[in-house]
RNA sequence: AUUCAGAGCUUCUAGGGUUCCGGCUUUGCAGUUGCAGGGUGGCUGGUCCGAGAGAAGCGCCCAGAGGCCUACUCGGUACGGUGAAGUCACGUUUGCCCACCUGAUGGCUCUGGUACACGGCGGGAUAAAAGCCCGGGAGGU
Numbered sequence: 001a002u003u004c005a006g007a008g009c010u011u012c013u014a015g016g017g018u019u020c021c022g023g024c025u026u027u028g029c030a031g032u033u034g035c036a037g038g039g040u041g042g043c044u045g046g047u048c049c050g051a052g053a054g055a056a057g058c059g060c061c062c063a064g065a066g067g068c069c070u071a072c073u074c075g076g077u078a079c080g081g082u083g084a085a086g087u088c089a090c091g092u093u094u095g096c097c098c099a100c101c102u103g104a105u106g107g108c109u110c111u112g113g114u115a116c117a118c119g120g121c122g123g124g125a126u127a128a129a130a131g132c133c134c135g136g137g138a139g140g141u
Stems, first nucleotide, its partner, number of pairs: 008058005015049002020046002022043001023040007061113005067108003075101003080097006116136001118139001122134003
């Protein structure tokens, strides 16, 4: 310098508009408080959207500790089984199997860590808009 890969999710808030509810207003019909239509988000609100640089939690990942579990591999071992070498025969040597032990790797549990971060214009989605997405972008230091 280049290429590839990589992790985030949930809830909430700042904020956002106006599809629905509601409010306000207006028209018509009724006629006590009602029903239907139009308008209105410089209507506090409910539903709704909602932060890389906001919050919390969980998770990925990293580190450590102690304990537990354990396949495979290496190592050790008594008995037993079996093959080979050797012997007149037994003892002996050795390979394999079964069982047990040890222990790194791996898994589990617990604790801790999970940093830093100035940022347009413009465009996009949704009913519409936004700190949403383009975007840890362009750019800047």
Predicted 3D model of a 141-nucleotide RNA (Guanidine-I riboswitch aptamer) from a Cyanobacteriota bacterium. Its mean pLDDT, the model's own confidence on a scale to 100, is 76. Taxonomically the source falls in Cyanobacteriota (Bacteria, Bacillati). Rfam family: Guanidine-I riboswitch aptamer. Gene Ontology term of the family: regulation of gene expression. About the family: This family represents a conserved RNA structure found upstream of the ykkC and yxkD genes in Bacillus subtilis and related genes in other bacteria. The sequence was found by an Rfam model in a public genome assembly.